[in-house]
Parts: sequence; C1' cells; structure tokens
RNA sequence: GUUUGAUACAGCCAAACCUGUUGUGAAGCAGGGACGGAAAAUUACGGAUCUCUAUCAAGAGACAGCCGAAUCGUUCGA
Repeated sequence: GUUUGAUACAGCCAAACCUGUUGUGAAGCAGGGACGGAAAAUUACGGAUCUCUAUCAAGAGACAGCCGAAUCGUUCGA
C1' cells in the first nucleotide's frame, strides 16, 4: 500500500419513541433516548418506497439506518 475478517480494546454514530421547532406534506433540525451499525461517513447518480400538484401524461420534492454505485476514512487480526 492492497484485499479481507470483526470476537477483543480504545473510540465513533444513533432506530423507535418523547419534547421543541421548520415545512401543505413526505420529512428535516436541536435536545433527550438506544434498536442496532466494521463505514449507520459524504454524494440524490440508477432503482425502490413516500409526499405534493395534476384530466391524461408528467413535473417538483423527501429519503443515504431500503438496494446498488461513486468518493473519502479509523482500530485490531490475517
């Protein structure tokens, strides 16, 4: 440096739910809280799912802890 594994150590993140707040909404943010995570870091690029508008078509958005892909990266072992 590359690939791979995750039981251990040191750490890291934080589901559901609750409170406040933003939004038509999906949902986001902050605090609490831990179901879990070897990328549960980033990116809306391709799908899936969800929301709004709409006569059909379609358009706009949400979501990375749904799947895939791309980028960056830590510990220990092999």